Context: one part of a larger RNA
Molecule: large-subunit ribosomal RNA, domain I
Organism: Candidatus Daviesbacteria bacterium
RNA sequence: UGCAUACGGUGGAUGCCUUGGUCGAAAGUACCGAAGAAGGACGUAUAUGGCAACGAAAUGCUUGGGGGAGCUGCCAAAAAGCUUUGAUCCCAAGGUUUCCCAAUGGGGUAACCCUCCGCCUUUGGCGGAAUUUCUUGCUGAAUUCAUAGGUAAGAAAGGGGUACGCGCCGAACUGAAACAUCUAAGUAAGCGCAGGAAAAUAAAUCAAAAGAGAUUCCCUAAGUAGCGGCGAGCGAAAAGGGAAAAGCCUAAACUUCAGGAGCAAUCCUGGAGGAGUUGUAGGGGUCCAAUACCUGAUCCAAUAAGGGUAGUUGAAUCCACUGGAAAGUGGAACCAAAGAAAGUGACAGUCUUGUAAAUGAAACCUAAGUUGGCAGAUGGGCUACCUGAGUAACUCAGGACACGUGAAAUUCUGAGUGAAUCUACGUCGACCAUGACGUAAGGCUAAAUAUGCUUUCGGACCGAUAGUGAACUAGUACCGUGAGGGAAAGGUGAAAAGAAGGGCGAAAUGCCCAGUGAAAUAGUACCUGAAACCGUAUGUUG
Numbered sequence: 001u002g003c004a005u006a007c008g009g010u011g012g013a014u015g016c017c018u019u020g021g022u023c024g025a026a027a028g029u030a031c032c033g034a035a036g037a038a039g040g041a042c043g044u045a046u047a048u049g050g051c052a053a054c055g056a057a058a059u060g061c062u063u064g065g066g067g068g069a070g071c072u073g074c075c076a077a078a079a080a081g082c083u084u085u086g087a088u089c090c091c092a093a094g095g096u097u098u099c100c101c102a103a104u105g106g107g108g109u110a111a112c113c114c115u116c117c118g119c120c121u122u123u124g125g126c127g128g129a130a131u132u133u134c135u136u137g138c139u140g141a142a143u144u145c146a147u148a149g150g151u152a153a154g155a156a157a158g159g160g161g162u163a164c165g166c167g168c169c170g171a172a173c174u175g176a177a178a179c180a181u182c183u184a185a186g187u188a189a190g191c192g193c194a195g196g197a198a199a200a201u202a203a204a205u206c207a208a209a210a211g212a213g214a215u216u217c218c219c220u221a222a223g224u225a226g227c228g229g230c231g232a233g234c235g236a237a238a239a240g241g242g243a244a245a246a247g248c249c250u251a252a253a254c255u256u257c258a259g260g261a262g263c264a265a266u267c268c269u270g271g272a273g274g275a276g277u278u279g280u281a282g283g284g285g286u287c288c289a290a291u292a293c294c295u296g297a298u299c300c301a302a303u304a305a306g307g308g309u310a311g312u313u314g315a316a317u318c319c320a321c322u323g324g325a326a327a328g329u330g331g332a333a334c335c336a337a338a339g340a341a342a343g344u345g346a347c348a349g350u351c352u353u354g355u356a357a358a359u360g361a362a363a364c365c366u367a368a369g370u371u372g373g374c375a376g377a378u379g380g381g382c383u384a385c386c387u388g389a390g391u392a393a394c395u396c397a398g399g400a401c402a403c404g405u406g407a408a409a410u411u412c413u414g415a416g417u418g419a420a421u422c423u424a425c426g427u428c429g430a431c432c433a434u435g436a437c438g439u440a441a442g443g444c445u446a447a448a449u450a451u452g453c454u455u456u457c458g459g460a461c462c463g464a465u466a467g468u469g470a471a472c473u474a475g476u477a478c479c480g481u482g483a484g485g486g487a488a489a490g491g492u493g494a495a496a497a498g499a500a501g502g503g504c505g506a507a508a509u510g511c512c513c514a515g516u517g518a519a520a521u522a523g524u525a526c527c528u529g530a531a532a533c534c535g536u537a538u539g540u541u542g
Base pairs, nucleotide, nucleotide: 002540003539004538005537006536007535008534009533015527016491017490020462021461022459023458024457025456026455027454028453029452030451031160032159039100040099041098042055043054044053046078049075050074051073052059061094062093063092064091065090066089070082071081072080105114106113107112115129116128117127118126119125120124131157132156133155134154135153136152137151138150139149164195165193166192167191168190175182179229205212206211216243217242218241219240226234227233247444248443249442250388254274255273256271257270258269259268260267261266279422281387282386283385284383285382286381287380288379294376295375296374299373300372301371302370303369306366307365308364309363311359312358313357317332318331319330320329321328333350334349335339341353342352343351393417394416395415396414397413398412399411400410403429424439425438426437427436428435478485479484498526501513502512503511504510
């Protein structure tokens, strides 16, 4: 020095565990903000570093409920206190709520600096002072009236929100085995706006000789019909089956009122006036007839089942043995509308919390429904007054439609041209005829749907290099001027019983005794404790 054996050190794999994740289901619920939000800074305890809670009334205050013996949050003990005159704790409603932040008196390098006005109990306290828009009032130039402007009061807005929604704008990598049409994709990013949902929605729709009857979502039709350098790829609709269902208001004709013009007939303008709202055409006007029942989603008022936000009741087991410990084993019992589950010194229906089944609210929230108000709602003949115009359509240029210009209908824009008026107009995939269907150029509309959060429950999901980046002081420490990037780190034991006391030593958190414990090779560098690596002893070899 190598090898072997034994015993150690180091190290933290493996096994076991789970406080945390992850995916989903069901039910409920859904915007916050100038009455100052979201998010923060700084404070508040006996001492106080972090987290959490709270706000100078600061680890908390008041009231109303619940509850019934302990409590003063956690890391984390100590001291000093509170509490059956009911604390701590849980629920509801209030009060307080510094400073920054839309931040709004002015400024500013966020959490700071500076100012004016009014009132008061005046070393101070309270309140007010941003901007824009609208309404109303008072004033008021050049410039007579007026207007601009000024000023005051009132109202609204501003900012935030993971995801979901609508609109505007809008890539590239990539795929096509290159690449240009195409694809990726109307995706990502950006911007605007809104809500608890949003959007869409009451046929100028589909269909096809039969019919349906607003929209939305799911299944299916169907990877079909089609589109496509007919490449890569893209990709419907009707019919059918379900979820949910709900329909309405205006413009106009006519009329009324007010104002204006005109000699007058009449015309024009205006109104939160009346009337009226559709395709089997309907309405108006006029003539004739007739006078009941019904409907309602909105709004107002009253009432209200039920539900939510704390809770409460809740059955039934003992003995022996092993063991540190009984829930194990043996024996003998019991409950069960409860043998879901978790905990307890090993595996518990009957020990604890629970579970089944019942039951409960002073206060606040929600709310089906009911009642009333309120609103809507009739027939026939004649007449031809009305039924949404720079619109429809066409040409050119584009976009959207599954559809790339194609035979390209339909739909939406820009530019130009530019109708008809119910004996009318549009559509039915060029176009024409016949036929069928509908009535554009105004508007509103719940539910079924999407997503977040809360509660409950679940998984042939993970088990600490996994599962969230985060089971721990985690978006922390740390890095970066910044945008931003972004960790590592779980386990003593049933219980701290966390090692009194002694020895060595300058001393330790070290070592040796002693003691605790079932165990200390479980001693806080703590379950198990692999390998690499490093030793000690013995043997052997050079």